Predicted 3D model of a 124-nucleotide RNA (Guanidine-I riboswitch aptamer).
Its Rfam family is "Guanidine-I riboswitch aptamer". From the family's description: This family represents a conserved RNA structure found upstream of the ykkC and yxkD genes in Bacillus subtilis and related genes in other bacteria. The function of this family is unclear although it has been suggested that it may function to switch on efflux pumps and detoxification systems in response to harmful environmental molecules.
It was read from a public genome assembly, where an Rfam model found it.

RNA sequence: AAAUAGGCUCUCUAGGGUUCCACGGCGCAUACGUUUGUGCCGGUUCGGUCCGAGAGGGGGCGCGUCUUCCCGUAAGUUAAUCGUAGGGGGAAGAUGAACACGGCGGGAUAAAAACCCGGGAGUA
Numbered sequence: 001a002a003a004u005a006g007g008c009u010c011u012c013u014a015g016g017g018u019u020c021c022a023c024g025g026c027g028c029a030u031a032c033g034u035u036u037g038u039g040c041c042g043g044u045u046c047g048g049u050c051c052g053a054g055a056g057g058g059g060g061c062g063c064g065u066c067u068u069c070c071c072g073u074a075a076g077u078u079a080a081u082c083g084u085a086g087g088g089g090g091a092a093g094a095u096g097a098a099c100a101c102g103g104c105g106g107g108a109u110a111a112a113a114a115c116c117c118g119g120g121a122g123u124a
Base pairs, nucleotide, nucleotide: 007061008060009059010058011057012056015051016050020048021047022045023042024041025040026039027038028037029036063096064095065094066093067092068091069090070089071088076082099119101122105117106116107115
C1' cells in the first nucleotide's frame, strides 16, 4: 500500500418515528338516560401495526480446517480382475468464524432512526 465468506437470509432487541389502529383535545352531525359517526390537531400518548443494527442477541444456508469413509484415476498388475500416491468429486463427524473508535452531510419511506450511502471519509 492492496485485498477479504468481514457472504446470504429469517427472527428478536436497543433504537426510531406517526401512514393505519388505539388514546387525548377541539369542531360538526346524530342521540339525549349522553351515544354513534366524521373532520382537524397532538408522538413533550405507555402502546398494537410499521422501520430497525458491519461494529447488539439467536436460528438456517453457505464458507474454512482436521479426521474417517466412499467414488473415480496414472504407475503397477491380471485371462478377466485387482489396485496405491498426489490432485479431483462426494458423505459423515469434530471444530473455527477473530477484531471492529467513528462523523458532518445526503437519501428512502407517512416519517424518523444506531436504516441506506457506510467495516465509506477521518482517527487510533